[in-house]
């Protein structure tokens, strides 16, 4: 990188450096000089791989968090494309794409 599965309206920031932009992608909206992006340092969420205990064993369930990842504005910010319904511009409801993870090439 490419493949297979699994997840997502929940949930977590301060301080330092930095100085103009970031939210993957049309489009929208939105954040930002009351400080973007990226670094660094603490902290915190999560519970996806997993120590360790209960329960059950055809299948999962609770706990708890030391390790290995993620994550810590907005539903994955909403949407892109298919179907539906309709009051015609909205609502729902699959998919695609990306995002993590854990296998495998």
């Nucleotide at each position: 990188a490419a493949c297979u599965u699994a997840u997502a309206a929940a949930g977590a920031a301060a301080g330092g450096u930095g100085g103009a932009g970031g939210g993957a992608c049309a489009g929208g909206c939105c954040c930002u000089u009351u400080g973007a992006a990226a670094c660094c340092u603490u902290g915190g969420c999560a519970a996806c791989c997993u120590a360790u205990u209960c329960a059950a064993c055809c299948u999962a369930g609770a706990a708890a968090a030391a390790g290995g990842u993620g994550c810590c504005a907005a539903a994955u910010c909403c949407g892109a494309u298919u179907c539906g319904u309709u009051u015609u511009a909205a609502c729902g409801a699959a998919a695609a794409a990306g995002a993590u993870a854990a296998g495998u090439u």

The RNA shown here (SAM riboswitch aptamer (S box leader)) has 105 nucleotides and comes from a Bacteroidota bacterium.
The organism belongs to Bacteroidota, within Bacteria.
The prediction has a mean pLDDT of 81.